[in-house]
RNA sequence: AAUAACCACACGCUUAAUCCUUCUAAAGGAAUGGGGGACCCAUGUUUUUGGGGUGAAUUUUUCUCUGUUGAGAAAAAAGGACAUCUCUUCGUCCUAACCCGUCAGCUAACCUCAUCGGCGUGAAGAGAGUAAAC
Repeated sequence: AAUAACCACACGCUUAAUCCUUCUAAAGGAAUGGGGGACCCAUGUUUUUGGGGUGAAUUUUUCUCUGUUGAGAAAAAAGGACAUCUCUUCGUCCUAACCCGUCAGCUAACCUCAUCGGCGUGAAGAGAGUAAAC
């Protein structure tokens, strides 16, 4: 001098997952999000070929391995993310994981649950809005 690691703070990204009050603990409120749950409407659905929920995280094709069930790889379509909100173009990336337990369509009143976790920032243009300064 450089690199790497660790800690603190600030600013941001993903996600509903943030803020405030009280405090010794518990807890409470707002906001955001999820589930259950009538009439009406919808459905010939359910039958272990179980069914359903959160989530963007689904579908198809090809190839390889394998005795089979299956597993892996690649591609395409579709879906999602990338500094307030919407749109366009290009670019990069992701397509998981978990839960209920034989049971749930929509659904007013009503009931109930969550407030994590993981990360470090693409570029150009058009429009809408808010705030601050002068």
Record summary: The RNA shown here (c-di-AMP riboswitch aptamer (ydaO/yuaA leader)) has 134 nucleotides and comes from Bacillus pumilus. Its mean pLDDT, the model's own confidence on a scale to 100, is 76. The RNAcentral record of the sequence draws on Ribocentre. The organism belongs to Bacillus, within Bacteria.